TPP riboswitch aptamer (THI element) from Rodentibacter myodis, 92 nucleotides, folded computationally.
It matches the Rfam family "TPP riboswitch aptamer (THI element)". The family has 115 seed sequences and 16,130 matches in Rfam 15.1. Gene Ontology term of the family: thiamine pyrophosphate binding.

This record gives sequence, structure tokens and C1' cells, in this order.
RNA sequence: CCUCAUUAGUCGGGGUGCCGUUAAGUCGGCUGAGAAAUACCCGUGAACCUGAAACAGAUAAUGCUGGCGUAGGAAACUAAUUCUUUAUCAUU
Repeated sequence: CCUCAUUAGUCGGGGUGCCGUUAAGUCGGCUGAGAAAUACCCGUGAACCUGAAACAGAUAAUGCUGGCGUAGGAAACUAAUUCUUUAUCAUU
């Protein structure tokens, strides 16, 4: 800058890195919503992917942070609802 919001149903989309260790994503640590989790996030803004084994900064290391980014791509329909929150005072 743009956009009403919320809830429900059905359906669908997505990621899983870094360090040490191990026979093994075995165990521990870092960031994070999530680092294979009956979980989490997202469904048309910016989930996520590509550019990118790129650039700048930081770190033990890493998409750890920032820019890039009004970039390109990426998964949706239906139904219902109109109030909600905070503070102060009085009474119980």
C1' cells in the first nucleotide's frame, strides 16, 4: 500500500535444515509453528518452491538474520454468524 472478520464442513497444498554423535533422521544441541510430527503451517498478499551451491551481516554451523520481494510459480469451494475487548466506580 491492499484487504470485512470469524467459525464450521468437505477437499487440497507444503517443509523437514545445521553441528556433534550413532549400525540407524540413534541420541544430544541450534533456529523455528513445524527440522518425519496421527503434529505443524498454508489454500490466492508473503505456507512453500524457483532465482540461489547467489549477495550483505552474524554464527560452532546452517535460509540464523536482512535485502532480493509490489519478482516468477504455487493448493478452494460451500454454509453459517454480528458484535467483541479493555479500564474505572458502586452493589452482591

The model forms 90% of the base pairs in the Rfam consensus. The sequence is in RNAcentral, with records from Ribocentre.